FMN riboswitch aptamer (RFN element) from Sutcliffiella cohnii, 140 nucleotides, folded computationally.
[in-house]
This record gives sequence, C1' cells and structure tokens, in this order.
RNA sequence: AUUCAUCUUCGGGGCAGGGUGUAAUUCCCGACCGGCGGUGUUGAGUUAAUGUUGUUAACUCUUAGUCCGUGAGCCUGUAAAAGGGCUGAUUUGGUGAGAUUCCAAAACCGACAGUAUAGUCUGGAUGGGAGAAGAUGGAG
Repeated sequence: AUUCAUCUUCGGGGCAGGGUGUAAUUCCCGACCGGCGGUGUUGAGUUAAUGUUGUUAACUCUUAGUCCGUGAGCCUGUAAAAGGGCUGAUUUGGUGAGAUUCCAAAACCGACAGUAUAGUCUGGAUGGGAGAAGAUGGAG
C1' cells in the first nucleotide's frame, strides 16, 4: 500500500428587473442554480529509459445537472428496523486517434407539505445524506 473496526471534522446552489391581479419571488416576459462517486478528449506535472531538447514508458492532477451509478424525496412494509417498489432531462456542428464530458450554438429537467399554480419563498430540517479528508487500534 491493502483490509477491518472505532472516532473526529467537513458535506447544496438559485427569480435581478418588469407585467396582470384584491392577492403571485407560485401565472406571464425575463433572470438565476446545478449534491456525490465513476468514465477521460485536451492540458499540466513528476520519474525513468534513450541521447539531445526530441522520442518512448509509467505514474499523478485536471473538465458531465441531461452518459453509467448513487444520495435526498415519495409509496409500501415493520412495534422499530431490515426488505421491496417508484424517482427528471440533449441534440447539432467543430477539434481530435479517441469526447452525449472540451469549444460553439440551440434545447431540456428539477421530491413532498403550505400558499394564487413554486427547481429558486416558507416548512419537515439545529434532521438525514451519497461521500470527502483525517486520527487511533487490529489483521496481514
């Protein structure tokens, strides 16, 4: 290094401006936002070999709301759990050996409860959480 246990810390953003209306951050025009892990075109770095400023190899870092998975949420189930089920959305062109990830353009999506119909307000939530970093101990 790897693996197991325990503990600590961290762990979600967003309606400017305007219209209608008795009333809307909920409707309309428009504005804004994008959890976590994976993948990796390009780029950067390190090391080694070669031997000369290149080439080759290995490793590390790095870019996805719409790809693959996952969390929150909802339904079911239970004394409580476990368990089971549901859960959104992208195309075209360009570059390249290679990209639904880069560049350009145009699209699209967003739990539940409350309230004038809510991705953005208020609430469950000083909650939960995928996971991230670290510490200690054991195994080997």
Overview: It matches the Rfam family "FMN riboswitch aptamer (RFN element)". The family has 146 seed sequences and 6,230 matches in Rfam 15.1. Its family is annotated with FMN binding in the Gene Ontology. The prediction has a mean pLDDT of 77. RNAcentral holds the sequence, with entries from Rfam.